[in-house]
C1' cells in the first nucleotide's frame, strides 16, 4: 500500500512566514482568496479514537476480552471556513415536471486493529 471495524449535520483562532491559487479526485454548482487565501512555523484551543480510571459480565484468571460510564492533568493521534461545502449511483415519497425530501451506496477523511 491493502484489508477489517467505528465515526463522519456538534465543537474549536490569533500571530509570523510566504505570494497565487484554494475547498481530495473528475464534472456541475456554490464559496474562500492581494483587506493575502492554501501551505508551513509558533502559540492557543476543540474533541474524546487509543493509552488512562471505575462498575458489571465472560474466559484459557499475575492477566486478557466484552460492555456501560468517567476524566481531560499526563501520553499517542486527530481536528480548529462552508454538513466530508453541495450534488453525481440506487430505492422510495411528493411535484406546479423545474425539482424537493427521506433512506441506502460509492469515494474520501480520522482513529483503532491487522499486515
Nucleotide at each position: 500500500a491493502g484489508c477489517u471495524c467505528a465515526u463522519u449535520c456538534a465543537g474549536a483562532a490569533g500571530g509570523g512566514u510566504a505570494g497565487a491559487g484554494g475547498g481530495a479526485u473528475c464534472a456541475g454548482g456554490c464559496c474562500c482568496a492581494a483587506c493575502g487565501a492554501c501551505g508551513c512555523c509558533c502559540u492557543g484551543g476543540c474533541a474524546a479514537c487509543c493509552g488512562c480510571c471505575u462498575g458489571c459480565c465472560g474466559c484459557c484468571u499475575u492477566g486478557c476480552g466484552g460492555u456501560a460510564g468517567g476524566a481531560a492533568a499526563c501520553g499517542g493521534u486527530g481536528c480548529c471556513a462552508c454538513c466530508u461545502c453541495c450534488u453525481g449511483c440506487c430505492u422510495c415519497g411528493c411535484u406546479c415536471c423545474g425539482g424537493c425530501g427521506a433512506g441506502g451506496g460509492a469515494a474520501g477523511a480520522u482513529g483503532a486493529g491487522u499486515g